[in-house]
RNA sequence: AUGACAGGGCCGGGAGAGCGCGGCACAGGCCGCCGCCGAAGGGGCAGCGCAGUGAUCUCUCAGGCAAAGUGGACCGGUCCUUGACG
Numbered sequence: 001a002u003g004a005c006a007g008g009g010c011c012g013g014g015a016g017a018g019c020g021c022g023g024c025a026c027a028g029g030c031c032g033c034c035g036c037c038g039a040a041g042g043g044g045c046a047g048c049g050c051a052g053u054g055a056u057c058u059c060u061c062a063g064g065c066a067a068a069g070u071g072g073a074c075c076g077g078u079c080c081u082u083g084a085c086g
Stems, first nucleotide, its partner, number of pairs: 006081008018034001020033005035065003041061001042059003047053002
């Protein structure tokens, strides 16, 4: 000094599912019941393989289900950390 892989910050995009019923409060909301969603997280298995890793598959514990708002796997851009290779 180049900056692979990996991790993180910021910006942008980002789906699905009841404006359900009842009660309390009443500005937003909270609780209970039933029905649903799957892309935070978590569990399980398939697979790879024989150590582990473990999915966008599956379960729905958690979370979520008008709009708004929050969150959001993943994708793009940018910056920071580290430093494989040269």

Glycine riboswitch aptamer, 86 nucleotides, folded computationally. Its Rfam family is "Glycine riboswitch aptamer". For this family Rfam cites "A glycine-dependent riboswitch that uses cooperative binding to control gene expression" (Mandal et al., Science, 2004).